[in-house]
RNA sequence: UUCUUAUCCAGAGCGACUGAGGGACAGGCCCUUUGACGUCGCGGCAACCCCCCUAUGGGAAGGUGCCAAUUCCUGCGAAACCAUCGGUUUCGGGAGAUAAGGA
Numbered sequence: 001u002u003c004u005u006a007u008c009c010a011g012a013g014c015g016a017c018u019g020a021g022g023g024a025c026a027g028g029c030c031c032u033u034u035g036a037c038g039u040c041g042c043g044g045c046a047a048c049c050c051c052c053c054u055a056u057g058g059g060a061a062g063g064u065g066c067c068a069a070u071u072c073c074u075g076c077g078a079a080a081c082c083a084u085c086g087g088u089u090u091c092g093g094g095a096g097a098u099a100a101g102g103a
Stems, first nucleotide, its partner, number of pairs: 001103008013042005021031003025075004043067003047064003050059003071095001076092007
C1' cells in the first nucleotide's frame, strides 16, 4: 500500500505550548480568540487483540485505538406512510474510521 472479516445509537478529563481554523470529502448544521485543531505531560474510556469466563458478562498488566455532537445529519437504492415541487420512518448498499489476520 492492498485484500478479507468484524464493529461503529454507549463510554472517556485536567494542565502546558501554539495561535486560526476544525468536524475525511460535497451540501447542511455545529465547535472555535470564553483559544477550537495540533503537540506534550498526567489521567481516563474499553472498540479489537489479550486475560477470566464461555456470554450480549467481567478485567485493564500489555499491543493498537479512542476521550463534542449516532460515523453530527444527508449523499445511492428499495419498501411503507404523509398534508405529495417534496418530506418522514425502516432496511440495504456506497464512502469513512478502528482492530485482527493475510499478501